[in-house]
Molecule: Purine riboswitch aptamer
Organism: Dielma fastidiosa
RNA sequence: UACUGUAAUUCGAAUAGAUCUUGUAUAACCGUCAGAAUUUGGCUGACAAGUCUCUACCUGCUGACCUAAUCAGCAGACUACAAGUGAAAAUAGCGAUGCU
Numbered sequence: 001u002a003c004u005g006u007a008a009u010u011c012g013a014a015u016a017g018a019u020c021u022u023g024u025a026u027a028a029c030c031g032u033c034a035g036a037a038u039u040u041g042g043c044u045g046a047c048a049a050g051u052c053u054c055u056a057c058c059u060g061c062u063g064a065c066c067u068a069a070u071c072a073g074c075a076g077a078c079u080a081c082a083a084g085u086g087a088a089a090a091u092a093g094c095g096a097u098g099c100u
Stems, first nucleotide, its partner, number of pairs: 020084006026056001031047005041066002050057001058076007092100003
């Protein structure tokens, strides 16, 4: 100096990181345009706005209303971020077929 083996370290890749709860955002809300239905009906499409915010912006029930236009109340989500919970994985122990 080169090669091989072992150990350590470093780098890279793959895999696991569940569920639930709480908080924040958003009020599951508001506006515009075009079209559709008509008391057995009350929708569809597009755009814009709202969030230090991606996405979503609906469903059901009850009631009101009826000049073409919907309105009110109640109940029910998803998504983003944060915290908690502790799932998975790894390690160790107890000592025995499952617990910490």